Transfer RNA from Candidatus Iainarchaeum sp., 75 nucleotides, folded computationally.
It was read from a public genome assembly.
It matches the Rfam family "tRNA". About the family: Transfer RNA (tRNA) molecules are approximately 80 nucleotides in length. Their secondary structure includes four short double-helical elements and three loops (D, anti-codon, and T loops). Further hydrogen bonds mediate the characteristic L-shaped molecular structure. tRNAs have two regions of fundamental functional importance: the anti-codon, which is responsible for specific mRNA codon recognition, and the 3' end, to which the tRNAs corresponding amino acid is attached (by aminoacyl-tRNA synthetases). tRNAs cope with the degeneracy of the genetic code in two manners: having more than one tRNA (with a specific anti-codon) for a particular amino acid; and 'wobble' base-pairing, i.e. permitting non-standard base-pairing at the 3rd anti-codon position.

[in-house]
RNA sequence: GUCGGAGUAGCUCAGCCUGGUUAGAGCGCUAGACUCAUAACCUAGAGGUCGCGGGUUCGAGACCCGCCUCCGACA
Numbered sequence: 001g002u003c004g005g006a007g008u009a010g011c012u013c014a015g016c017c018u019g020g021u022u023a024g025a026g027c028g029c030u031a032g033a034c035u036c037a038u039a040a041c042c043u044a045g046a047g048g049u050c051g052c053g054g055g056u057u058c059g060a061g062a063c064c065c066g067c068c069u070c071c072g073a074c075a
Base pairs, nucleotide, nucleotide: 001074002073003072004071005070006069007068010027011026012025013024020058029045030044031043032042051067052066053065054064055063
């Protein structure tokens, strides 16, 4: 340099194919309940510019373009 994959909550990821109700799960965190107490289990809650910018559209996490970062293959 070329090609491909990935980037969404603190972490690991789903959602993308086929644009449409409020952006979700597990773990973690906080509180409550339980317990003599702690852990586990149970309940609730907080936590998101969906990598950045632009475009298309009535409507974008998703589609299009450019850029950044990481991984792999080829050279």